[in-house]
The RNA shown here (small-subunit ribosomal RNA) has 1491 nucleotides and comes from a Deinococcales bacterium. It matches the Rfam family "Bacterial small subunit ribosomal RNA". Gene Ontology terms of the family: ribosome and structural constituent of ribosome. Taxonomically the source falls in Deinococcales (Bacteria, Thermotogati, Deinococcota, Deinococci).
RNA sequence: ACUUUGGAGAGUUUGAUCCUGGCUCAGGAUGAACGCUGGCAGUGUGCCUUAGACAUGCAAGUCGAACGAAGGUAAUUAAGCUUGCUUAGUUAUCUUAGUGGCAAACGGGUGAGUAACACGUGGGUAAUCUAGCCUCAAGAGGGACAUAACUAUGGGAAACUGUAGCUAAUAUGCCAUGAGCUCUGAGGAGCAAAGGAGCAAUCUGCUUGAGGAUGAGCCUGCGGCACAUCAGCUAGUUGGUGGGGUAAAGGCCUACCAAGGCGACGACGUGUAGCCGACCUGAGAGGGUGACCGGCCACAGGGGUACUGAGACACGGACCCCACUCCUACGGGAGGCAGCAGUUAGGAAUAUUCGGCAAUGGGGGAAACCCUGACCGAGCGACACUGCGUGAAGGAGGAAGGCCUUCGGGUUGUAAACUUCUGAACGAGAGACGAUAAUGACGGUAUCUCGGUAAAAGCACCGGCUAACUCCGUGCCAGCAGCCGCGGUAAUACGGAGGGUGCGAGCGUUAUCCGGAAUCACUGGGCGUAAAGGGCGCGUAGGCGGUUUCAUAAGUCCGAUGUUAAAGCGUAGGGCUCAACCCUAUAAAGGCGUUGGAUACUGUGAAACUAGACUUCUGGAGAGGUAAGUGGAAUUACCAGAGUAGCGGUGAAAUGCGUAGAUACUGGUAGGAACACCCAUAGCGAAGGCAGCUUACUGGACAGAGAGUGACGCUGAGGCGCGAAAGUGUGGGGAGCGAACCGGAUUAGAUACCCGGGUAGUCCACACCCUAAACGAUGCAUACUUGGUGUUAGGUUAGAAUCUAGCGCCGGAGCGAACGUGUUAAGUAUGCCGCCUGGGAAGUACGGCCGCAAGGUUGAAACUCAAAGGAAUUGACGGGAACCUGCACAAGCGGUGGAGCAUGUGGUUUAAUUCGAAGCAACGCGAAGAACCUUACCAGGUCUUGACAUCGAGAGAAUCUUACAGAGAUGUAGGAGUGCCCUUCGGGGAACUUGAAGACAGGUGCUGCAUGGCUGUCGUCAGCUCGUGUCGUGAGAUGUUGGGUUAAGUCCCGCAACGAGCGCAACCCUCGUCACUAGUUACCAGCACUACGGGUGGGAACUCUAGUGAGACUGCCUAUGAAAGUAGGAGGAAGGCGAGGAUGACGUCUAGUCAGCAUGGUCCUUACGACCUGGGCGACACACGUGCUACAAUGGUCGGCAUAGAGCGCAGCGACACUGUGAAGUGGAGCGAAUCGUAAAAGCCGGUCUCAGUUCGGAUUGAAGUCUGCAAUUCGACUUCAUGAAGUUGGAAUCGCUAGUAAUCGCGGAUCAGCCAUGCCGCGGUGAAUACGUUCCCAGGUUUUGUACACACCGCCCGUCAAACCAUGGGAGCAAGGUGCACCCAAAGACGCAUAGUUUGAGAGGACAUGCGUUUAAGGUGUGUCUCGUGACUGGGGUUAAGUCGUAACAAGGUAACUGUACGGGAACGUGCGGUUGGAUCACCUCCUUU
Repeated sequence: ACUUUGGAGAGUUUGAUCCUGGCUCAGGAUGAACGCUGGCAGUGUGCCUUAGACAUGCAAGUCGAACGAAGGUAAUUAAGCUUGCUUAGUUAUCUUAGUGGCAAACGGGUGAGUAACACGUGGGUAAUCUAGCCUCAAGAGGGACAUAACUAUGGGAAACUGUAGCUAAUAUGCCAUGAGCUCUGAGGAGCAAAGGAGCAAUCUGCUUGAGGAUGAGCCUGCGGCACAUCAGCUAGUUGGUGGGGUAAAGGCCUACCAAGGCGACGACGUGUAGCCGACCUGAGAGGGUGACCGGCCACAGGGGUACUGAGACACGGACCCCACUCCUACGGGAGGCAGCAGUUAGGAAUAUUCGGCAAUGGGGGAAACCCUGACCGAGCGACACUGCGUGAAGGAGGAAGGCCUUCGGGUUGUAAACUUCUGAACGAGAGACGAUAAUGACGGUAUCUCGGUAAAAGCACCGGCUAACUCCGUGCCAGCAGCCGCGGUAAUACGGAGGGUGCGAGCGUUAUCCGGAAUCACUGGGCGUAAAGGGCGCGUAGGCGGUUUCAUAAGUCCGAUGUUAAAGCGUAGGGCUCAACCCUAUAAAGGCGUUGGAUACUGUGAAACUAGACUUCUGGAGAGGUAAGUGGAAUUACCAGAGUAGCGGUGAAAUGCGUAGAUACUGGUAGGAACACCCAUAGCGAAGGCAGCUUACUGGACAGAGAGUGACGCUGAGGCGCGAAAGUGUGGGGAGCGAACCGGAUUAGAUACCCGGGUAGUCCACACCCUAAACGAUGCAUACUUGGUGUUAGGUUAGAAUCUAGCGCCGGAGCGAACGUGUUAAGUAUGCCGCCUGGGAAGUACGGCCGCAAGGUUGAAACUCAAAGGAAUUGACGGGAACCUGCACAAGCGGUGGAGCAUGUGGUUUAAUUCGAAGCAACGCGAAGAACCUUACCAGGUCUUGACAUCGAGAGAAUCUUACAGAGAUGUAGGAGUGCCCUUCGGGGAACUUGAAGACAGGUGCUGCAUGGCUGUCGUCAGCUCGUGUCGUGAGAUGUUGGGUUAAGUCCCGCAACGAGCGCAACCCUCGUCACUAGUUACCAGCACUACGGGUGGGAACUCUAGUGAGACUGCCUAUGAAAGUAGGAGGAAGGCGAGGAUGACGUCUAGUCAGCAUGGUCCUUACGACCUGGGCGACACACGUGCUACAAUGGUCGGCAUAGAGCGCAGCGACACUGUGAAGUGGAGCGAAUCGUAAAAGCCGGUCUCAGUUCGGAUUGAAGUCUGCAAUUCGACUUCAUGAAGUUGGAAUCGCUAGUAAUCGCGGAUCAGCCAUGCCGCGGUGAAUACGUUCCCAGGUUUUGUACACACCGCCCGUCAAACCAUGGGAGCAAGGUGCACCCAAAGACGCAUAGUUUGAGAGGACAUGCGUUUAAGGUGUGUCUCGUGACUGGGGUUAAGUCGUAACAAGGUAACUGUACGGGAACGUGCGGUUGGAUCACCUCCUUU
């Protein structure tokens, strides 16, 4: 360089992300089946299940040229005689049972068995055979005995068969010959034959041998299944010698001898399975399969056996046993479709009892020919592949109909209709190739020509994956679903329809295989935390192995060659009109064999080397190990002293101890266990682990400098040893502690946490056990790869520096999903071992091994789920932490909760008590006015195009009004009255009234979880975001964090951020000061008048009114600070946001409202609409909220006196006067209002009451009234007189308020005829107390931390119990099947021995029959073992919207959790001992990083 043409992903765990990891889908395929549908042709293909059973027919015969015989026909001869018959013979020909030959061992079927030399591939056979065929050589002489057929005669139902007699051969013996063959002791011995046909030539057959070809047998290397929960197997077993046997080697068989043989490179056992060429899939490597076609093997109802033969231990042969079926005269017989059709059974499922030997091939024959369900063809099946068709061109009022609709239209759709054209089926005619002489089943088929009717489309899908959308129905129902998931009233997911998409005579579904799946990873994965490193070491096999040289050539590489059947696959060409299909040629491949070469690497052999490893010498370090001895402190007990009432214990207590003298104190004695300080992220050890001191013995590591050996090495399946704690056995010991246990507490309970006791145990010796979060969750060894810092040991050294070996921290590159790791790797590589493959079931069951036991080790499945999981992110949460704020607490003042009443709500009641609102954020809320009305509710009476809107033929203007009936609505009968505009004078029009029929109205019916709008709330909290940039794989982070500061994400500084937006603040309104402008109805300083009232003239200064401005900005000073700012001060009416209001970020609460309004959908339509009267919303055992009035002297009451603001007023406010005790009435000026009217109370002054249920308090009730209003009974307010209830300051609990605030006092307004207003919204008067402070409660903000939460702690979640269902273990057993061993019995057959019978032979002898023995199928008995099924009862497990008990875990989960072990307990669990951090928080130590 050529060649090689070849690789796609998606859904699903989460609030989101990355990763791990399973599940699922898209593709291809099929001997398929099922559903719906179905026009034609060609080529293929079709019992995968019961190797179940089979009726019927056919599937292996042929040869007369091997043979005798019989029969038919024809001719002929002879004889007989009833002269056309019979008998006999000859010739020709045909047919055939029998003898004989060949074939029947092929062809055809099936896949039960078989894990094997069965198959594949390559060899071997000097260890072999081979009929028929071919070639060559030699030969075929002589003679003989039988027998079937047949005849006769028996037996039997039949099948069949006996006896006697006759006969032939290419049937069968014998003799001869022997080229040759076989044997041999090398002399020799043994061994053949057949004829037939033809007039003849000749042909054909026969015998023996040699060779070939073909076919077959045997042996062998290598290759291809699962399970080790199959680990040991084997007596003909392994070998030898002799013998037998076979075509042939061989324990193939036998006698004797030896004791071998196989096995972790998987023997033996069990299960499964015919093997291959090939087929399907895949980029490939692989994986799966072994239908059709081809090769091999095995089998023929289940077993055994041999015979014949060249070949069989024989599918359509034989014998025997068994099972089954059939026939039978009951004596006995017959049978084998896994040949082709066909039947039956089974099953989801698989065809005609067809034609023909015409072709190809096979058997026999000399041939003609016969036979051939092999084969060739046809039939059936969309079973598969392939091809073709169901029409083509034109055709818009874009028809009708359907569907949708925003009602305009859109779509179905050039689709149809319609016009023109073509012409499957069908009819007629012609008509092959296959045949190169005759012969054609297919078949009058393929094909051609003519005529000829528009004539034959379905299936699945349309939420995502995945191409394709709307309407209706349904309402967690019915149903769908491959995964995720749809369905609870607006379903693109169910069912239907319209439309669309895909494929198309098919389309879907199911099943199975490969792919995707790098999800068993050779190509091509992993193991710190996701599943996964063995607890640790020593070491066997095995695997791997330093440097140099030589040899060899096993591995390896190259060339040549043989083979790898054909078909198939690939390429090229060709034949059927194309294609499928078929034909021809070629290519190709790895493997195996032979042979020649190469020698780098590996191996092997040899020789060397020293860098790995080891040894020796010197030295120091160390809780390394074992044993013995020894020490002091402390606890406890006992004794003694001294001493008195408590001690002890806890959150608080109690149990307990103590006057029989405790505790506390002193002295003494005893005993056991552990070793404070030193002690250190110090040391040692392989790990577990190791700590007072001394001694003895002993292992390992390290440093230094030489020397020696010379690869002696690394790893390590099995194996062996060690191995915390708990636990076990025996014997000691027992101070303290302390499972269990007993008390006391706590608690709803408390089998716990806390307290008092306390047994095993903890300790020692010996022997077991062998497991831990046995952890660095990180196997061992070696090499390489930036650094900094500390520390231990040793060396070196004046010092600085530095070397080796350990032990820590930080950190670069790299790696990693991230966290992190980082020369002590989780980096880069190599070698070896161990382990993983979704979660649960389960480290469970069964089996094996170990153990005294507890238990350990090895270690599944059914079933079930679509996840389980890791790391990190944002939130939320924590009985985590830090900081900050708020009438949050605290400090204060006043209330509520108690009383009576008002009002709202719940509940109850009711014909109705209409409806809504429900923690904060419903409850004096919607309702700023329920006697009727309102009104939505109830009862009764009424209306039905309607009370209201639009259209509307027609009539009438409108309007006003009377009488009667009725509760009224309403009904009946009258009366008055005609206007405005235009006019061609006929009439028409506007508005209004009435009005047939119908379109429609109407609904406070439902859904606030379909909505708009509006509102509440967190919260006037300081937050919420974006662009660009940067960081991170990403979700995200940064900005927005940090240090200060603020009321504030307010501002400043710093900073990988720089800016910006919505919020904050400011801008707006009111109040507080001043100025200017203006001056009536307000004002009155000065001047004047006066009825003494700003009343009048006047004034414009003041107050005020209402417009415009000014003013406050940390601006100034001091202090502090880097600044922002803060503290204090000055000035100022006001000072650090001056006070109050309006203003409400992103969002949360599926918050509220369909009854304010609007509105989708839905429901009602003589009623769920409308009208009327009356009732109800006002009920009343009770409970709650919000208020009013009080309980009194800071008060009540009586009299007098004073002072607001903001409003409101014509169907109104109403002065004033009179009347009434009064509510009020009568009259009524003024005022549409800075002019008139409405109008204060607390307060002040004075009197009285004197602590009482009162001169407090006013409920309740009686009587009498006033007012509003059609109307005051249910159900109004007010007045007067009388009555005079509870209540003496309010339990647990709880609310408001930080200054003109709380408290207290009155006034006004809206709604409104009136008013249930003590409510609501405003207004002013009087006018406090307290805040140390942020520990705590509540709420909120920021940061950080943990999390198994994300519907976000009102979260999640564990176990028992109860219920239903499912699979499974154990189980007294029961039943079935397989198989081992032993024994019994033993057919047929074979072999051996014997033989008095029969037969044959001259005889020797042979044959048959018989007897015995050996072997042996089947059968039987006993005993093991394996597998499946079943089983009362029993164990746990799994699953299942709303069961019970607790709350174990997740936050410090409220006792940190987990863990091995032991004990205990309804349960989760608790406790003891030891271990782990995969624990929060705080403090300290050490080390490190930065400054």